TPP riboswitch aptamer (THI element) from an uncultured Eubacteriales bacterium, 116 nucleotides, folded computationally.
[in-house]
RNA sequence: UAGGCCUUUCAGGGGAGCCGGGGGAGGCCCGGCUGAGAGGAGGGCCCGUAUCACGCCCUCGACCCUUACGACCUGAUCCGGGUAAUGCCGGCGGAGGGAGAAGGCUCUAGCCACAC
Numbered sequence: 001u002a003g004g005c006c007u008u009u010c011a012g013g014g015g016a017g018c019c020g021g022g023g024g025a026g027g028c029c030c031g032g033c034u035g036a037g038a039g040g041a042g043g044g045c046c047c048g049u050a051u052c053a054c055g056c057c058c059u060c061g062a063c064c065c066u067u068a069c070g071a072c073c074u075g076a077u078c079c080g081g082g083u084a085a086u087g088c089c090g091g092c093g094g095a096g097g098g099a100g101a102a103g104g105c106u107c108u109a110g111c112c113a114c115a116c
Stems, first nucleotide, its partner, number of pairs: 001109003004105003008102003011066004017033006023054001026047002040060006072097003078091004
């Protein structure tokens, strides 16, 4: 100096789908599937008040990820398989994009200096 390991400190990135039943005047409840995680708290907007709305965003939290073949996004209303159904599994895919610094260990290799 490079790699490895720790994940110690601070900082940063990201997603929250599908199905069944119930409820419904508020914007939810129960159960099932995959998963680390399928929304725990607060706020704003918007929608709806029975021709039955049940949605979006922000902050915090939980969880995953931080240089990358395995957080996640795009291609993608993609292709194949499977399923009750799905971004379920595989392909695409070492694709394109994607968020890091410091510290510790002294494990490995290289180089330099000094001593013998």
Its Rfam family is "TPP riboswitch aptamer (THI element)". The literature on the family includes a 2002 paper in J Biol Chem by Rodionov et al., "Comparative genomics of thiamin biosynthesis in procaryotes. New genes and regulatory mechanisms".